[in-house]
Context: one part of a larger RNA
RNA sequence: UGACGGGGGCCCGCACAAGCAGCGGAGCGUGUGGUUUAAUUCGAUGCAACGCGCAGAACCUUACCUCGGCUUGACAUGCACGUGGUACUGAAGGGAAACCUGAGGGACUCGCAAGAGAGCGUGCACAGAUGCUGCAUGGCUGUCGUCAGCUCGUGCCGUGAGGUGUUGGGUUAAGUCCCGCAACGAGCGCAACCCUUGUCCUUAGUUGCCAUCUCUAAGGAGACCGCCGGUCUAAACCGGAGGAAGGUGGGGAUGACGUCAAGUCAGCACGGCUCUUACGUCGAGGGCUACACACACGCUACAAUGGCCGGUACAACGGGCGGCGAAGGGGCGACCUGGAGCCAAUCCCACCAAAGCCGGUCUCAGUUCGGAUCGCAGGCUGCAACUCGCCUGCGUGAAGUCGGAGUUGCUAGUAACUGCUGGUCAGCACACAGCAGUGAAUACGUUCCCGGGCCUUGU
Repeated sequence: UGACGGGGGCCCGCACAAGCAGCGGAGCGUGUGGUUUAAUUCGAUGCAACGCGCAGAACCUUACCUCGGCUUGACAUGCACGUGGUACUGAAGGGAAACCUGAGGGACUCGCAAGAGAGCGUGCACAGAUGCUGCAUGGCUGUCGUCAGCUCGUGCCGUGAGGUGUUGGGUUAAGUCCCGCAACGAGCGCAACCCUUGUCCUUAGUUGCCAUCUCUAAGGAGACCGCCGGUCUAAACCGGAGGAAGGUGGGGAUGACGUCAAGUCAGCACGGCUCUUACGUCGAGGGCUACACACACGCUACAAUGGCCGGUACAACGGGCGGCGAAGGGGCGACCUGGAGCCAAUCCCACCAAAGCCGGUCUCAGUUCGGAUCGCAGGCUGCAACUCGCCUGCGUGAAGUCGGAGUUGCUAGUAACUGCUGGUCAGCACACAGCAGUGAAUACGUUCCCGGGCCUUGU
C1' cells in the first nucleotide's frame, strides 16, 4: 500500500423480509456426467459449464469408427521436361461408391510460320492437417458490474515505500453536487448527446383514411426542481399547482483502470512442435440418436376459477419469387387438387389468433382428469425416413391426486396465464429471438443470509 476478519461505523442491490408463480416428486423433451461401444468426434466444468458452441446430426453437415480408393494430392503458386489425336467428351467392363481400365468422337487463344499460351501428364519445390500447445499469442467474449470507482500533472508532506488531492460535514442513482480543507487543476468512468415508447403541433400522403380523427413517416415542441409553499448557509429534500408525462417519465444501446495464466489454436488469424503413399484427401456404410443410473434446464399434467361440445368477439411484431399461395372442388383429418393475385400498407401466410364471452354437458371418480406407451391405417418432405423425421385418423390407455431436505424468478403493464410471428430450415422447435391479449399480490423494515461501495481498526 493492498488483501483478509464468525472487528466496528455508514450505505446500496428481488440480497433478506412481505407476496405471487414455480423447480426439487410423475411422464416426456433437451443438455451433461457416468457407463457402454468399432465409434458413441471435439470443446464448455462453482457463481460466470450443463435447451452452452449447435439460429435446427436421416445422406450432406462430420471433425469419430469400419471398410474400399488416391499420392504434387480435394485447393494455391513457381520451375523443368513432355504432350495434337492433347484438353474435353465418352460407349463398354469391374465396383457399394470413390476409383481403375478404356473403344469411339474431338477442340480453343496469339502468331505468316517456327513456336508460345491455356489445359493435361511426369518430376521437383511444395500443398494439406478440426493434429498439440488459449500456460507462446492476436482478435473476440464472459465475470465482478452499469458497481462508482480508477488515475494523472504541478505543488506540499515523508529518509523511503508512499501519502495528500480522492479524507471530513451534508446530499445524490452516481467521485452527483454543495460546504470545508495544502492543495489547485485535469483525464478515463457517471450524467448528457443516440435509438425507442408515452402527449401535442406542422408538413406530406398511396396501397391507408374518406369531415376531422385513426394510421404511415419526416421535421419540431414539451420537463428544467422552471413556478408556489416548507426545511436549509448551500447543494438538495418534502409537499402542491399546472401538465399526456415530475423529479433519471418507461425501455434499449453504451461496460472505466483492472481481476480470474477465466473461455476460445474447432469461427478466423498466428509463433513453436508434430504428421507427410498419412495425423493429408476421396467414397460407401455406421456413429454423434447407445442406456442398470445421477444431475441441469424445460414441456405436459395431477383437474370443476376445470375437461368436452356448439355458437360468437378482439391483436401486434413479422415473412413471401426455386417464394407466399386465394376462391372453388375432394378427404373425418393430416393433406391433395386447383391455380387467381402478389417483388407486396395493394395479393398471400391470415375474413389468421388463443385465453375471453354465451349456451349445453360432465359431478369429484385415477374420472368425459391426464396423456406416456404400444398396435394398425394413412399424409408430407426428400435420391433415400430400418438404424434415425414430422403430422393425421382409429384403437390402447401408463405414471401422476400438488411433490422431502433444499432451491429459482419477479416490484407494474412487471409476475402469472394466453396464443402469434421470425431466424435456422428440403423436412423437423416443448429451444431461441421477438410480438401482442388478459392482468395481479406484496415491500413493516435492514437484525439475519449472499454480493458490493466508502471510512476506520487488528494482522